[in-house]
Molecule: transfer RNA
Organism: Chloroflexota bacterium
RNA sequence: GCCGCCUUAGCUCAGCGGUAGAGCAAUGGUUUCGUAAACCAUCGGUCCGGGGUUCGAAUCCCCGAGGCGGCUCCA
Numbered sequence: 001g002c003c004g005c006c007u008u009a010g011c012u013c014a015g016c017g018g019u020a021g022a023g024c025a026a027u028g029g030u031u032u033c034g035u036a037a038a039c040c041a042u043c044g045g046u047c048c049g050g051g052g053u054u055c056g057a058a059u060c061c062c063c064g065a066g067g068c069g070g071c072u073c074c075a
Stems, first nucleotide, its partner, number of pairs: 001071007010024004018055001026042005048064005
């Protein structure tokens, strides 16, 4: 330098044009002598940034940023 993949809740991830979700964590409650566990409920989002296409974009296209992997050149 070139190519591919990834970026969504605090963490790990799903969702791939039509209302943004799960598990864990956190908070409150039930239970217990008490704690843990279990169960119930609640909270939690600039879907990496910008632009475009569309009636409608996390999702498709372009540019950029960061991360991971592969390939190549020189010495």